[in-house]
Small-subunit ribosomal RNA, central domain from an uncultured Actinomycetales bacterium, 352 nucleotides, folded computationally. The RNAcentral record of the full RNA draws on ENA, Greengenes and SILVA. It matches the Rfam family "Bacterial small subunit ribosomal RNA". Gene Ontology terms of the family: structural constituent of ribosome and ribosome. The prediction has a mean pLDDT of 87.

Context: one part of a larger RNA
RNA sequence: UUGGGCGUAAAGAGCUCGUAGGCGGUUCGACAAGUCGGGUGUUAAACCCCCAGGCUCAACCUGGGGCCGCCACCCGAAACUGUCGUGACUAGAGUUUGGUAGGGGAUCACGGAAUUCCUGGUGUAGCGGUGGAAUGCGCAGAUAUCAGGAGGAACACCAGUAGCGAAGGCGGUGAUCUGGGCCAAUACUGACGCUGAGGAGCGAAAGCGUGGGGAGCGAACAGGAUUAGAUACCCUGGUAGUCCACGCCGUAAACGGUGGGCACUAGGUGUGGGGACUUUUCAACGGUUUCCGUGUCGCAGCUAACGCAUUAAGUGUCCCGCCUGGGGAGUACGGUCGCAAGACUAAAACUC
Repeated sequence: UUGGGCGUAAAGAGCUCGUAGGCGGUUCGACAAGUCGGGUGUUAAACCCCCAGGCUCAACCUGGGGCCGCCACCCGAAACUGUCGUGACUAGAGUUUGGUAGGGGAUCACGGAAUUCCUGGUGUAGCGGUGGAAUGCGCAGAUAUCAGGAGGAACACCAGUAGCGAAGGCGGUGAUCUGGGCCAAUACUGACGCUGAGGAGCGAAAGCGUGGGGAGCGAACAGGAUUAGAUACCCUGGUAGUCCACGCCGUAAACGGUGGGCACUAGGUGUGGGGACUUUUCAACGGUUUCCGUGUCGCAGCUAACGCAUUAAGUGUCCCGCCUGGGGAGUACGGUCGCAAGACUAAAACUC
């Protein structure tokens, strides 16, 4: 490069925004760059095809004819692509108005339960812990129980294959600020769109820096057990950390192990949000239907199978990323980033 792939065999970037680029709705007209047709020129010989001939045949060789891309110029076609038009349109996209659900985000304040600690009261000899024990705590009065106080962290029930968010993620209550979605309706803009190499931003936990905080839990560590040993599992303690502010780090089985957009292709049954119609005196409940989300079962089809199946892994199309035997190795070297830890990029020898 050609071809084939990426749920589980190698392979979807953690996620979003967005530059260049690629691709792009309906219609009218113009142009003729791409595209298509014709002509002329050029297209060495050999090769290839046809005919004839020469080696006894053939291969081979010789002669003749045909074929001959790209390219250049000229003439023409106008469906498609393209370009142009202070062209046109509204089905894509967006704006407006009215509703609406939500653990979406940020800041501040408040609340109760529980653990721990402190003070005081009652009270006395044990408590704690385990498979069983011991270390540990306790007559300097523990455990238990009552009252008061302090402080930190997390928010039982509600809670739901329920909701929201691009992903990471988000759960006590209230207030303030704020992002996005969905539905309905008219009006408006008029292709303003999709994707997205580089790039930028966000990004669990752990970890790092500075300063706070520290109840519980708890790497490391110490002790007690267990055991042949026990650098573990179990127990008693316990530092960093976990929490807050600001700044780094930039990784995860960051998983639906499934990139994003659009369109099409049987249904059944749950559930969350909105609308319409209907039933009802009205309303609630109910029935039918429609749009958006989230589950489950299942047809066609697909799949190596498992399975997927209108939330596709089906059928098409546009754009990006990635894969190419196992080990060596996501390593070395170099570079960029980082305070560091390390991250990103990324081989080869050798070996099977």